Description: This is a predicted structure of a 581-nucleotide part of an RNA (large-subunit ribosomal RNA, domain I) from a Pseudomonadota bacterium. The coordinates come from a structure-prediction model, not an experiment, and the mean pLDDT is 84. It matches the Rfam family "Bacterial large subunit ribosomal RNA".
Context: one part of a larger RNA
């Protein structure tokens, strides 16, 4: 020095754990905000640096409710204190709520300056101080002063619109493909959006829209490369269907038009009125919603009573109210409130059954010997593995106050048919062409159908669209107005439950005072860190030592479990002891 053993030291792998994470499954929720959020900052304790709570009423206050003996958070200790007259806790409801933040009186380098009206304290007066009030923009009302509503920011997915890449693949690349993705605007809801046929379909027929399976990787698109891809039809889920424009009629407002008697005033006679009346516009009311073509207008059937229609007779008429029957409804089909209520939820309660029995050990649950419950032998805790020890479990109760709610009432709204011709009405810079993109699985193609920058431009049922150029038959269906549950989609946040999910290099970036420390002018970026013991019983005491830090005593099952703390590999480094150079 080199190998072996053997005892330490380093050092943290390994088992073991689990407070944390991941992942689905049910449920409820799906918003909060000028009544100031969403997120801070500052500040509050008897003693408080940091988390939590909380807000100058500041680990709090009030009221109702639950529970029951201790309580003054995490967190120890003194001190003060509160409590069966009900504390602490636990749940509904309310007060409080600084300052900043959409932040909104005005300014500003967030948490700060600085104001202006009004009331009110203080002062001899001014300065001070304290409440309120005053930002913008819409909309409605109003001559205006001005008054009444709404808006704004935030937020994790999902939605719907408006913009829109590239890497990348075609084994290079440019059409094309990544992809209408990714991102970036805008809007909304709890869902979003579609949605009640100018739809499919093929000579048979289907009936709104989502959603899902199979048609099907089929038919097709394609530098026919790489790729990209339906539809018909079937079978599920889920179901629900309505209001309008226009003809007609009529109401008010306008704007022309009528100059003396006609049109008109519900018909007809008779009186009586007449800036009525008639046309354009406008907003409103009745009316009307369709494709076997629908609807107005005409005319016919059929309607309890009353009022009304300039008047009086006769007849009509629709209008109001009122009684009858029927029938709808608050998600759409017209709309608002109101009461009552099962039923859920926000605190909780009840819950069965061993043995001081022997044995080991520190500790009994373990093993031995008996017993019991069981709608309950799920799981959790407890000093080693308890159905009967604790908290629970199966079953069962239960709410002053707040929430959601089927449903049932008040309450509101509707309510008659038939006919043939004829006249009008059925959604215009629209459908439709050019030209140029663009969606459609479909890249211009024989390329229809949708959209539409431009630039033209029909028609009203003898009318128009559509069935993949285009025509004819035929067949299906009525665009250029809207509204509409359910079945679909996600889950930041709440409850519950589950795992051939992880178990501290794993699992979220965080199991711990993590988006923290650190780094970056910034946008970003971003760590390591778990584990005494069954209970701190955390080593009085007395010994070296300055002190750390060790020897004794002592706790303890154990201290080589002493807080640098279960377990304690390996590298590495020490001693010791043999072998060997």
């Nucleotide at each position: 020095g080199g190998c072996g053993c053997c005892a330490g030291g380093u050092g943290g792998a390994u088992g073991c754990c689990u407070u944390g994470g991941c992942a689905c499954g049910g449920g409820a929720a799906g918003g909060c905000g000028a009544u100031g959020a969403a997120g801070g900052a500052c500040g509050u304790g008897a003693u408080a640096a940091g988390c939590u709570g909380c807000g100058a009423u500041a680990a709090g206050c009030g009221u109702c409710g639950g529970a029951a003996a201790g309580g003054u958070g995490c967190a120890a200790a003194u001190a003060a204190c509160c409590u069966u007259a009900g504390a602490u806790c636990c749940g509904g409801c309310g007060a409080u709520c600084u300052c900043c933040g959409a932040a909104u009186g005005g300014g500003g380098c967030a948490a700060c300056c600085c104001g202006a009206u009004g009331c009110g304290g203080g002062u001899c007066a001014u300065g001070c101080c304290g409440c309120a009030u005053c930002a913008u923009c819409c909309u409605c009302c109003g001559c205006a002063a001005g008054g009444a509503g709404g808006a704004a920011g935030u937020c994790a997915a999902c939605c719907g619109g408006g913009g829109g890449a590239a890497c990348u693949g075609a084994a290079a690349c440019a059409u094309c493909u990544u992809a209408g993705u990714a991102c970036c605007c805008c809007g909304a809801g709890g869902a979003a959006a579609a949605g009640a046929a100018a739809u499919c379909a093929a000579c048979c027929g289907a009936g709104a829209u989502u959603c899902c399976c199979c048609a099907a990787g089929u038919a097709g698109c394609g530098g026919c490369g790489a790729g990209c891809g339906a539809a018909c039809g079937g079978g599920g889920a889920a179901g629900a269907g309505c209001c309008u424009a226009a003809a007609c009629c009529u109401g008010c407002g306008u704007u022309g038009u009528g100059a003396g008697a006609a049109a008109g005033c519900c018909c007809u006679g008779a009186g009586g009125c007449g800036u009525u009346g008639c046309a354009g516009c406008g907003c409103g009311g009745g009316g009307g919603u369709u494709g076997u073509g629908g609807g107005a207008c005409c005319g016919g059937u059929a309607c309890g009573g009353g009022c009304g229609g300039c008047u009086c007779a006769g007849g009509c008429c629709a209008g109001c109210c009122c009684a009858c029957u029927g029938g709808a409804g608050u998600u759409a089909c017209a709309a608002a409130c109101u009461g009552g209520a099962a039923u859920c939820u926000u605190a909780g309660c009840c819950g069965a059954a061993u043995g001081u029995g022997u044995c080991u050990g520190g500790a009994a649950a373990g093993a031995c010997c008996g017993a019991g419950c069981g709608u309950a032998g799920a799981g959790g805790g407890c000093g080693a593995u308890c159905c009967u020890c604790c908290c629970g479990u199966a079953g069962g109760c239960g709410a002053a106050a707040g929430g959601a709610a089927a449903c049932c009432a008040g309450c509101u709204c509707c309510a008659a048919c038939c006919a043939c011709a004829g006249u009008c009405c059925c959604g215009a810079g629209u459908a439709g062409g050019g030209c140029g993109g663009g969606g459609c699985a479909c890249g211009u193609g024989a390329a229809a159908c949708c959209c539409u920058g431009u630039u033209u431009g029909a028609a009203u049922c003898u009318g128009g669209g559509u069935g993949g150029a285009c025509c004819a038959u035929c067949a299906c269906c009525c665009a250029a107005g809207g509204c509409u549950a359910a079945a679909u989609a996600c889950u930041c946040a709440c409850c519950c439950g589950u795992g051939a999910c992880c178990g501290a290099u794993a699992g979220u970036g965080a199991a711990c005072c993590a988006g923290u420390a650190c780094c970056g002018u910034g946008a970003g970026g971003g760590a390591a860190a778990g584990g005494u013991g069954a209970a701190a019983a955390g080593c009085a005491c007395c010994c070296c030592g300055a002190g750390a830090g060790g020897g004794g005593a002592g706790u303890g099952a154990a201290a080589u479990a002493g807080u640098a703390c279960c377990u304690g590999a390996a590298a590495c480094c020490u001693g010791g002891c043999g072998c060997u150079u």

The RNAcentral record of the full RNA draws on ENA.